[in-house]
RNA sequence: GCCCACAUAGCUCAGUGGCAGAGCACUUCUUUGGUAAAGAAGAGGUCGUGGGUCCAAUUCCCACUGUGGGCU
Numbered sequence: 001g002c003c004c005a006c007a008u009a010g011c012u013c014a015g016u017g018g019c020a021g022a023g024c025a026c027u028u029c030u031u032u033g034g035u036a037a038a039g040a041a042g043a044g045g046u047c048g049u050g051g052g053u054c055c056a057a058u059u060c061c062c063a064c065u066g067u068g069g070g071c072u
Base pairs, nucleotide, nucleotide: 001071002070003069004068005067006066007065010024011023012022013021018055026042027041028040029039030038048064049063050062051061052060
């Protein structure tokens, strides 16, 4: 320099056009003599940035940034 993949909650990841989710972690409550475990409820998101297409974009297209991998 060229090519490919990825970027979504604190962490690991789903979500292929119409309300953004799960597990773990966190907070509160129940249970216990007290913890742990178990159960219930809750909080937490400008979906990397900027544009475009569309009635509508996390999703499709382009550029950029970052990370990982490959080739020379």

The prediction has a mean pLDDT of 83.
Predicted 3D model of a 72-nucleotide RNA (transfer RNA) from an Armatimonadota bacterium.
Its Rfam family is "tRNA". By type it is a transfer RNA.
The source organism's lineage runs through Bacteria, Bacillati and Armatimonadota.
The sequence is in RNAcentral, with records from ENA.